[in-house]
RNA sequence: UCCGGAAUAGCUCAGUCGGUAGAGCAACUGGCUGUUAACCAGUGGGUCACAGGUUCGAGUCCUGUUUCCGGAG
Numbered sequence: 001u002c003c004g005g006a007a008u009a010g011c012u013c014a015g016u017c018g019g020u021a022g023a024g025c026a027a028c029u030g031g032c033u034g035u036u037a038a039c040c041a042g043u044g045g046g047u048c049a050c051a052g053g054u055u056c057g058a059g060u061c062c063u064g065u066u067u068c069c070g071g072a073g
Stems, first nucleotide, its partner, number of pairs: 001072007010025004019056001027043005049065005
């Protein structure tokens, strides 16, 4: 320099053909009890890496940029 992949909650990751952003773990609250852990129920938490474009509508499609991983030279 070129090619491919990844970026979504604190962490690990889903998200179908473009149509209300989710799960598990963690945190918090409550229940359970001698107490802790475990268990049960619930709650909060999001600039979908950044900037544009297309569209009635974009996490999803297109372009550029950044970071990380792999490959070629």
This is a predicted structure of a 73-nucleotide RNA (transfer RNA) from an uncultured Candidatus Peregrinibacteria bacterium. Rfam family: tRNA. About the family: Transfer RNA (tRNA) molecules are approximately 80 nucleotides in length. Model confidence (mean pLDDT): 80 of 100.